[in-house]
RNA sequence: GCCCGCGUAGCUCAACUGGCAGAGCGCAGCAUUCGUAAUGCUGAGGUUGAGGGUUCGAUUCCCCCCGUGGGCU
Numbered sequence: 001g002c003c004c005g006c007g008u009a010g011c012u013c014a015a016c017u018g019g020c021a022g023a024g025c026g027c028a029g030c031a032u033u034c035g036u037a038a039u040g041c042u043g044a045g046g047u048u049g050a051g052g053g054u055u056c057g058a059u060u061c062c063c064c065c066c067g068u069g070g071g072c073u
Base pairs, nucleotide, nucleotide: 001072002071003070004069005068006067007066010025011024012023013022019056027043028042029041030040031039049065051063052062053061
């Protein structure tokens, strides 16, 4: 330099063909207990890596960057 994959909540990852962004773990509160743990219920937490484009509508499609993993020379 060229090719391919990945980037979404604190962490690990979903989101089917463009149509309200979710789960598990973690965190906070409550219930239960003499008190913890465990368990149950509730809740907070996201400019979907940055910028632009297409569209009524973009995590999803297109362009260009950044980061990261792999391959080739």
A computed fold for a 73-nucleotide RNA from a Planctomycetaceae bacterium, annotated as transfer RNA. NCBI's taxonomy places the organism under Bacteria, Pseudomonadati, Planctomycetia, Planctomycetales, Planctomycetaceae. Rfam family: tRNA. Gene Ontology term of the family: triplet codon-amino acid adaptor activity. The family's RNA type in Rfam is transfer RNA. Model confidence (mean pLDDT): 82 of 100.